[in-house]
The RNA shown here (Fluoride riboswitch aptamer (crcB RNA motif)) has 77 nucleotides and comes from Solicola gregarius. The coordinates come from a structure-prediction model, not an experiment, and the mean pLDDT is 76. Its Rfam family is "Fluoride riboswitch aptamer (crcB RNA motif)". On this family, see Baker et al., Science 2012: "Widespread genetic switches and toxicity resistance proteins for fluoride".
RNA sequence: GUUGCGCGCGGCGAUGGAUCUCCGCCUGAGCGAUGGAUGCUCGAACCGCCCACCCGGCUGAUGGCUCCUGCUCGAUG
Repeated sequence: GUUGCGCGCGGCGAUGGAUCUCCGCCUGAGCGAUGGAUGCUCGAACCGCCCACCCGGCUGAUGGCUCCUGCUCGAUG
């Protein structure tokens, strides 16, 4: 210096937001400088299910728990 593995930071998990989480997954690259890296750009994870496909059909604002918001139904005032 290169490659691989593990851990960690960070990120992602079919309709919004947040806390928590011993759930799963990704975890690479590039760029001006020394006035700006607490930055910018790209990539990965991700973008539901049934049906060979079309037609047609199904569940859900959670990965999971809880809360808020939106939508729908019912009851009460």
The RNAcentral record of the sequence draws on Rfam. NCBI's taxonomy places the organism under Bacteria, Actinomycetes, Propionibacteriales, Nocardioidaceae, Solicola.